[in-house]
RNA sequence: GGGGUAUUAGUUACAAUGGUAUAACACUAUUUUUGCACGAUAGAGUUUAGGGUUCGAUUCCCUAAUACUCCA
Numbered sequence: 001g002g003g004g005u006a007u008u009a010g011u012u013a014c015a016a017u018g019g020u021a022u023a024a025c026a027c028u029a030u031u032u033u034u035g036c037a038c039g040a041u042a043g044a045g046u047u048u049a050g051g052g053u054u055c056g057a058u059u060c061c062c063u064a065a066u067a068c069u070c071c072a
C1' cells in the first nucleotide's frame, strides 16, 4: 500500500432478507431474613460516527474511526 471480517445495554451474545430491538449476568427499588446471601416482583439502561436512499434503516449504499486477519 491492497483485500477480508467485526463494531448492538455496564459485560457476553441473539435479532426480523427494511416495519415498535431481545436474553443472561450485572445495576436500582420493594419484598423475604435478626443480618448477609439466595429467592420473588417491578424498573432503568443499547444499534461505532457522519451523510445518502426510503413512508420507515441495526439492516441497503458511500465516507470515516477502532479491533482482528490475509497478501505485498
Stems, first nucleotide, its partner, number of pairs: 001071007010025004019055001027043005048064005